[in-house]
RNA sequence: AGAGUCGCCCGGAUCACCGCGUUGUAGCUAGUUUUCUAGAGACACCGAGGAAAGUCCGGACUCCAUAGAGCAAAGUGGUGGCUAACAGCCACCCGGAGCAAUCCGCGGGAUAAGUGCAACAGAAAGUAAACCGCCAAUAGCAAUAUUGGUAAGGAUGAAACGGUGGUGUAAGAGACCACCAGCAAUUGCAGUGAUGCAGUUGGCUAUGUAAACCCCACUUGGAGCAAGACUAAACAGAUAGCGCUUAGAACGGCUCGUUCAAGUUAUCGGGUAGGUCGCUUGAUUCUGCAAGCAAUUGCAGAACUAGAUGGAUGGUGAUCCGUUCGUAAGAACGACAGAAUCCGGCUUAUAGGGCGACUCUUCUC
RNA sequence: GGCUUGGUAGCUCAGUUGGUACGAGCGAACGACUGAAAAUCGUUAGGUCGCCGGUUCGAUCCCGGCCCAAGCCAC
Numbered sequence: 001a002g003a004g005u006c007g008c009c010c011g012g013a014u015c016a017c018c019g020c021g022u023u024g025u026a027g028c029u030a031g032u033u034u035u036c037u038a039g040a041g042a043c044a045c046c047g048a049g050g051a052a053a054g055u056c057c058g059g060a061c062u063c064c065a066u067a068g069a070g071c072a073a074a075g076u077g078g079u080g081g082c083u084a085a086c087a088g089c090c091a092c093c094c095g096g097a098g099c100a101a102u103c104c105g106c107g108g109g110a111u112a113a114g115u116g117c118a119a120c121a122g123a124a125a126g127u128a129a130a131c132c133g134c135c136a137a138u139a140g141c142a143a144u145a146u147u148g149g150u151a152a153g154g155a156u157g158a159a160a161c162g163g164u165g166g167u168g169u170a171a172g173a174g175a176c177c178a179c180c181a182g183c184a185a186u187u188g189c190a191g192u193g194a195u196g197c198a199g200u201u202g203g204c205u206a207u208g209u210a211a212a213c214c215c216c217a218c219u220u221g222g223a224g225c226a227a228g229a230c231u232a233a234a235c236a237g238a239u240a241g242c243g244c245u246u247a248g249a250a251c252g253g254c255u256c257g258u259u260c261a262a263g264u265u266a267u268c269g270g271g272u273a274g275g276u277c278g279c280u281u282g283a284u285u286c287u288g289c290a291a292g293c294a295a296u297u298g299c300a301g302a303a304c305u306a307g308a309u310g311g312a313u314g315g316u317g318a319u320c321c322g323u324u325c326g327u328a329a330g331a332a333c334g335a336c337a338g339a340a341u342c343c344g345g346c347u348u349a350u351a352g353g354g355c356g357a358c359u360c361u362u363c364u365c
Numbered sequence: 366g367g368c369u370u371g372g373u374a375g376c377u378c379a380g381u382u383g384g385u386a387c388g389a390g391c392g393a394a395c396g397a398c399u400g401a402a403a404a405u406c407g408u409u410a411g412g413u414c415g416c417c418g419g420u421u422c423g424a425u426c427c428c429g430g431c432c433c434a435a436g437c438c439a440c
């Protein structure tokens, strides 16, 4: 200098004026009134995000019983750690891609039990199999035919039951031998462990698929802030099921168990669609120190940063920044997108810019 | 805001132990019948199985992520 990999951050800035929303302060007006409620203004503070999104996981919180037992069902799946928890994150192991930095993997079991499937093609698709070929015997002058042997070669397929070389044989074959690959059992060493390295023994080889059933290990009760609590006003009940101590309900897969009490559940219909709370101080944010490879954790200090419900967070002007156009003056544009109970993740969208670490190639000193 | 269901031919729907991309009705085109049309009969065409990845030899089907559409909720 060129090519590439990974991680993190910003994502327009400042000022002025006008407007909107929450909260607070001191007053005004109305409800006969100090309280209280409502209204229109004044002043002050604050007012979207890294994804607020998708609602895909996991929790907090609320109700159903303080959420109990068994079966069923669902989920997760290398090992160790982190965490409130997770399908997330960190480190490592194994397999694969790459010269490398690095990236990808739903990564338990197909021999811990068993079952299913493998279309078409092909002779044969799973305790193998003889279409061509090779070899032998018999028949025949011969071409060839019949019977038998044979998995080394050909052909089919995604996949054909170890590979190379030799011995052997009528031809062949782990039939036998040497080396190599791989499997199972086992021993030693290293490691918390997954696993790795070295050795011994075995049969000569064991197909693929579990994001098919299934098995193994672990986890999981259900619903969701339109949850739920209190309250104002209004209204009309009807039908069906079960039931008076149990074949009821809570209980929303089934059974048990617990609790409840004379009613209760479901469907249809009728009325209201108003107010207050839940509601934002929290597994919170920032800084420093310490522990740890890291994820993360501990301690100390500082900060308060939206809470709407006709649903706020906007507009205009000036200066600067960036991009594009233009000779210039200048003009246009500013990514993706916007809270709705709150957090931790994942995924998806994202113009442009900045910082850091690392790898390979070439050149120069 | 939360929850649930669906997407296959122009339209309405079938179809799954995963196996040549799979049909039905209506519709379309062409032909027959008719003087001409309708009805009827026959033939034919028409599909990115919403999109993108993964598992598998092979995906409409199994798994994940996006897009679109519809429905439900309070007292």
Base pairs, nucleotide, nucleotide: 001361002360003359004358005357006356007355008354009353010352012320013319014318015317016316017315018314020047021046023044024043025042028039029038030037031036049336053347054346056345057344058343059342060341061224062223063222064221068256069255070254071253073220074219075218076217077216078092079091080090081089082088093107094105095104096103097102108215109214114213115212116209117208118207131154132153133150134149135148136147137146138145139144162180163179164178165177166176167175181205183202184201185200186199187198188197189196190195228277229276230275231274237268238267239266240265241264242263248260249259250258271440272439284303285302286301287300288299289298290297291296321334322333323332324331325330366438367437368436369435370434371433372432375391376390377389378388384422393409394408395407396406397405415431416430417429418428419427

Two RNAs folded together computationally: RNase P RNA and transfer RNA, 440 nucleotides in total.
Its mean pLDDT, the model's own confidence on a scale to 100, is 77.
It holds a member of the Rfam family "Bacterial RNase P class A".